[in-house]
Molecule: transfer RNA
Organism: Phycisphaeraceae bacterium
RNA sequence: UGCCGCGUAGCUCAGUGGCCAGAGCGCCUCUCUUACAAAGAGGAGUGCGUGGGUUCGAAUCCCACCGUGGCGA
Repeated sequence: UGCCGCGUAGCUCAGUGGCCAGAGCGCCUCUCUUACAAAGAGGAGUGCGUGGGUUCGAAUCCCACCGUGGCGA
């Protein structure tokens, strides 16, 4: 320096144009227990890398940049 992929909650990920952006684990509260774990019930979560563009509407499409992994020179 070129090409390809990835960036969504604390972690691992889903969601590929339209409903309130979701799941599992984790976290908090309650029940149960002498207590812990497990189990059951309920709850919280400043989350779509940044900035522009297209569109009635963007996590999703386009451009640039940043970060990260791989390949090539």